[in-house]
Context: one part of a larger RNA
RNA sequence: GGACGAACGCUGGCGGCGUGCCUAAUGCAUGCAAGUCGAGCGGGCUACAGUCUUCGGAUUGUAGCUUAGCGGCGAACGGGUGAGUAACACGUAGGUAAUCUACCCUUCAGAGGAGGACAACCUCAGGAAACUGAGGCUAAACCUUCAUACGUUCACUGGUAGGGAUACUGGUGAAGAAAGAGUUACCGUUGAGGUGGCUGCUGAAGGAUGAGCCUGCGGCCCAUCAGGUAGUUGGUGAGGUAACGGCUCACCAAGCCGAAGACGGGUAACCGGUCUGAGAGGAUGUCCGGUCACACUGGGAUUGAGACACGGCCCAGACUCCUACGGGAGGCAGCAGCAGGGAAUCUUGGGCAAUGGGCGAAAGCCUGACCCAGCGACGCCGCGUGGAGGAAGAAGUCCUUCGGGGCGUAAACUCCUGGACUGGGGGACGAGGAAGGACGGUACCCCAGUAGAAAGGGACGGCUAACUACGUGCCAGCAGCCGCGGUAAAACGUAGGUCCCGAGCGUUGUUC
Numbered sequence: 001g002g003a004c005g006a007a008c009g010c011u012g013g014c015g016g017c018g019u020g021c022c023u024a025a026u027g028c029a030u031g032c033a034a035g036u037c038g039a040g041c042g043g044g045c046u047a048c049a050g051u052c053u054u055c056g057g058a059u060u061g062u063a064g065c066u067u068a069g070c071g072g073c074g075a076a077c078g079g080g081u082g083a084g085u086a087a088c089a090c091g092u093a094g095g096u097a098a099u100c101u102a103c104c105c106u107u108c109a110g111a112g113g114a115g116g117a118c119a120a121c122c123u124c125a126g127g128a129a130a131c132u133g134a135g136g137c138u139a140a141a142c143c144u145u146c147a148u149a150c151g152u153u154c155a156c157u158g159g160u161a162g163g164g165a166u167a168c169u170g171g172u173g174a175a176g177a178a179a180g181a182g183u184u185a186c187c188g189u190u191g192a193g194g195u196g197g198c199u200g201c202u203g204a205a206g207g208a209u210g211a212g213c214c215u216g217c218g219g220c221c222c223a224u225c226a227g228g229u230a231g232u233u234g235g236u237g238a239g240g241u242a243a244c245g246g247c248u249c250a251c252c253a254a255g256c257c258g259a260a261g262a263c264g265g266g267u268a269a270c271c272g273g274u275c276u277g278a279g280a281g282g283a284u285g286u287c288c289g290g291u292c293a294c295a296c297u298g299g300g301a302u303u304g305a306g307a308c309a310c311g312g313c314c315c316a317g318a319c320u321c322c323u324a325c326g327g328g329a330g331g332c333a334g335c336a337g338c339a340g341g342g343a344a345u346c347u348u349g350g351g352c353a354a355u356g357g358g359c360g361a362a363a364g365c366c367u368g369a370c371c372c373a374g375c376g377a378c379g380c381c382g383c384g385u386g387g388a389g390g391a392a393g394a395a396g397u398c399c400u401u402c403g404g405g406g407c408g409u410a411a412a413c414u415c416c417u418g419g420a421c422u423g424g425g426g427g428a429c430g431a432g433g434a435a436g437g438a439c440g441g442u443a444c445c446c447c448a449g450u451a452g453a454a455a456g457g458g459a460c461g462g463c464u465a466a467c468u469a470c471g472u473g474c475c476a477g478c479a480g481c482c483g484c485g486g487u488a489a490a491a492c493g494u495a496g497g498u499c500c501c502g503a504g505c506g507u508u509g510u511u512c
Stems, first nucleotide, its partner, number of pairs: 001512004006508005013383006019376002021341001026339003030336003035073003040070002042067011080294003090218007099211002104207007112146005121136006152175010181199007220266003227257003232254008269291004273284004296317005319330004347373001349372003355369001356367004386416004396407004421449006430439001456501005461482003467496005477484002
């Protein structure tokens, strides 16, 4: 000198863009943050029509509305945090002949038959509640089963390639599917039904995307940590997994790692980047982007294409709450917000208008992601606090050699301007294609008015730009270093003046 997620002191006009719990991964009141589909199914209400009727109603169909139940998809994304982790966690370069991949795209083939249950509901029972139990009815794209199998899987068998594991290609045998559902248009009917469109269903191949696993290399400290290891190292076999593998197990062998630092301890998420520096390097990882890990603490699996699952389940623990004492409920490291800790870090705001996401055929619904607004000079950038004229120079104050000199064109005063501000009027882009804008009557534009409300902070001995007076008298005090102060202190305090920067200026901390 630069930098900062800064803090502190004094001061403080406006705007734009950013940014804001670095500490207690401490505890959390309240609200919201993941739903959606009625074009899968059942139910409820209403209207109309038909049928039956014991005239109470029952039932069928159509239409509209609704939905706590069943079912589907989503909830594994998005959002948060950095505790743990020195590790294939990350970065980088590869491998997977050892693998999976819902939704999406392309292609091939298919959808025939039969049956069943459980909610909702009804009845009964238990409980303070949370909720639960028993019996009965029922639908489906729910569940089961039979059939079929171009391709698929497995077994046996032949050929080709390869050193081999194996791959490719034939044959035979065995195994395994589905919802012909929903909707719409048209045709048609006594009831049916048929055709087309759209959305779906099943098997398979390929793609795309995402993920798993493996390997080389790379980046911290301590040797006052020197030996470590028993599923440990390897083999055979088996199990398990989507998949290789001591991943697990049985048996066998006795290996494996280590001063090129094993093992242990400390610290730490990693990177793209960021800061600094001429560079080499050093420091750092906040915001934004990629990866990882975690979700009160520890453990476990279930569902699923995907989790060992932040706003799912079970068990244990600590804590908090409710209780009729029998038993229950909860998890902000989501957005706000509260307490606490701390030098220190914001609103319990608006909107789904845009972008993106989930569901849906769509309309649309949901979305504290996001877009906006609010607060903080926390940072960067821009603007303003007026412009011109105005005395050999007012008053006041400071200094003085008492002559004068400084503040100083500074003020007053005159004229001007209107960009900040105020009032009035107009008024967006962001919305591509009919409508639709939270921001917002905002930005911006026009007209009018008024110099009216808007300057401070630090320093002045040298380094280092800037000096005098008074007070004080090794006192009170200053100080980054050297050092000042003991009676004329340019170094303390005050004043005037001066210098530097300016809505900031200084101080402290950290870092180059």

Notes: A computed fold for a 512-nucleotide part of an RNA from an uncultured bacterium, annotated as small-subunit ribosomal RNA, 5' domain. The prediction has a mean pLDDT of 86.